The prediction has a mean pLDDT of 84. This is a predicted structure of a 71-nucleotide RNA (transfer RNA) from a Nanobdellota archaeon. Rfam family: tRNA. Rfam's curators write: Transfer RNA (tRNA) molecules are approximately 80 nucleotides in length. The family's RNA type in Rfam is transfer RNA. The organism belongs to Nanobdellota, within Archaea.

RNA sequence: GGGCCAAUAGUUUAGUGGUAGAAUACAUCGUUCGCAACGAUGUGACUCGAGUUCAAUUCUCGAUUGGUCCA
Numbered sequence: 001g002g003g004c005c006a007a008u009a010g011u012u013u014a015g016u017g018g019u020a021g022a023a024u025a026c027a028u029c030g031u032u033c034g035c036a037a038c039g040a041u042g043u044g045a046c047u048c049g050a051g052u053u054c055a056a057u058u059c060u061c062g063a064u065u066g067g068u069c070c071a
Base pairs, nucleotide, nucleotide: 001070002069003068004067005066006065007064010024011023012022013021018054026042027041028040029039030038047063048062049061050060051059
């Protein structure tokens, strides 16, 4: 320098154009003499810019970051 892939909650991830879901973590409550475990409830996310569309996490282009391969 070039090709390909990925980016969603603090972390790991599901989601093929129409209300963004789960696990874990965190907070509160219950259970306990107390802790852990367990149960209930709650908070929290689509990397950025532009385009297409009635509507974009999703499709297109570009950027950034990371990974991988080639030179």